[in-house]
RNA sequence: UACACAUCAAGAGGCGCAGAGGGAAUGGCCCUGUGAAGCGCCGGCAACCCCCCCAAGUGGGGAAGGUGCCAAAUCCAACGAGUUAUCCAACUCGGGAGAUGUGAG
Numbered sequence: 001u002a003c004a005c006a007u008c009a010a011g012a013g014g015c016g017c018a019g020a021g022g023g024a025a026u027g028g029c030c031c032u033g034u035g036a037a038g039c040g041c042c043g044g045c046a047a048c049c050c051c052c053c054c055a056a057g058u059g060g061g062g063a064a065g066g067u068g069c070c071a072a073a074u075c076c077a078a079c080g081a082g083u084u085a086u087c088c089a090a091c092u093c094g095g096g097a098g099a100u101g102u103g104a105g
Base pairs, nucleotide, nucleotide: 003103004102005101006100007099008098013042014041015040016039017038021031022030023029026077027076028075043070044069045068048066049065050062051061052060053059074097079094080093081092082091083090084089
């Protein structure tokens, strides 16, 4: 990097260095010198892997370790179908793309 499966409206940030970008990509809309990215330290969230229990279920509990995560729903939309509406538009479902984990190659 390509594949399969599961999840994605909850939750959780301070300090130091640094110094202008960041939110994947497109459009929008946001964040940012009251300090972006990145790096380091400490802290936290969650419970995929993991561990324990069980009346075995779509169950209950734990958090040492491996990942992950700690603005905004994956920030929103985009493509298809549908519902409502006079219009602008709003909403629902699905798909696509993406992220994370696990598995297998």